[in-house]
Annotation: This is a predicted structure of a 72-nucleotide RNA (transfer RNA) from a Patescibacteria group bacterium.
């Protein structure tokens, strides 16, 4: 210096244009003598960050940033 990948909830991950879900944690209830187990319910992310298309962007385009791979 060039190319690719990848950035979404406390974790780990889904969601390829129409107002963002799961598991697991965490909290509250059920149930139990008590505790796991198991059952319910409520919270909690406007998606790394700036622009750009579009009526509408997590998603499409661009450059940044940060990690991870490859060339050289």
């Nucleotide at each position: 210096g060039c190319c690719g990948g990848u950035a979404u909830a406390g974790c780990u991950c889904a969601g390829u244009g129409g107002u963002a879900g799961a598991g697991c944690a965490g909290u509250c209830c059920c149930u139990u003598c008590g505790u796991a187990a198991g059952g319910g319910a409520a919270a909690g992310g406007c998606c790394a960050c700036a622009g750009g298309u579009u009526c509408a962007a997590a998603u499409c385009c661009u450059g940044u940033u940060a990690c991870c791979g490859g060339c050289u």

Rfam family: tRNA. Its mean pLDDT, the model's own confidence on a scale to 100, is 81.